[in-house]
RNA sequence: GCCUCCUUAGCUCAGCCGGCCAGAGCAGGUCACUUGUAAUGAUCAGGUCGUCGGUUCGAAUCCGACAGGGGGCU
Numbered sequence: 001g002c003c004u005c006c007u008u009a010g011c012u013c014a015g016c017c018g019g020c021c022a023g024a025g026c027a028g029g030u031c032a033c034u035u036g037u038a039a040u041g042a043u044c045a046g047g048u049c050g051u052c053g054g055u056u057c058g059a060a061u062c063c064g065a066c067a068g069g070g071g072g073c074u
Base pairs, nucleotide, nucleotide: 001073002072003071004070005069006068007067010026011025012024013023019057028044029043030042031041032040050066051065052064053063054062
């Protein structure tokens, strides 16, 4: 330098064949249970979907550039 994959909640990941509110587990808050803690149950909160632009009535999803990370080739 070239090719390819990944980037979504604090963490690990689904969704990625465009459309109803963006989800799960763990972690966190509150409550219940307990003498107390843990465990368990209920409930709540947490996201500019890496950034910027484009296509579209509509983008996490499609296209481009850039940034970061993994792998391969020279």
Overview:
Transfer RNA from Streptomyces calvus, 74 nucleotides, folded computationally. It matches the Rfam family "tRNA". About the family: Transfer RNA (tRNA) molecules are approximately 80 nucleotides in length. Its mean pLDDT, the model's own confidence on a scale to 100, is 82. Lineage of the source: Bacteria > Bacillati > Kitasatosporales > Streptomycetaceae > Streptomyces. The sequence was found in a public genome assembly.